Predicted 3D model of a 98-nucleotide RNA (TPP riboswitch aptamer (THI element)) from Xylanimicrobium pachnodae JCM 13526 = NBRC 107786.

């Protein structure tokens, strides 16, 4: 020093369901429950190629549940969004000169 790990800043990519009760002409809203990082767009959360954040497949398949991507499969599938810099590694590797 590369690489690696980790942080910061800027930029960017995402998802926002299901059920119960009430209000309600409609649009929708309020309270509560389930899972989760995030479920009424929070300046929140997660993710950025070492990419399962997220999308397609999918009105999918099996299980489970009050119901739902709730769990598993699908998945060695196809897509999917980056730069700078600090610190550690480093009383150092390596190289050059004396």
């Nucleotide at each position: 020093a590369c690489a690696c790990g980790u942080g910061a800043c800027a930029c960017g990519g995402g998802g926002u369901g299901c059920c119960c009760u009430g209000a309600c002409c409609u649009c929708u809203c309020a309270g509560g429950g389930c899972u989760g990082a995030g479920a009424u767009c929070a300046c929140a959360c997660c993710c950025g190629u070492c990419g399962a954040a997220c999308c397609u497949g999918a009105u999918c398949u099996a299980g489970u549940u009050a119901g739902c991507a709730c769990u598993a499969g699908c998945g060695a599938a196809g897509g999917a969004a980056u730069g700078u810099u600090g610190c550690g590694c480093a009383u150092g590797a390596u190289g050059c000169g004396g």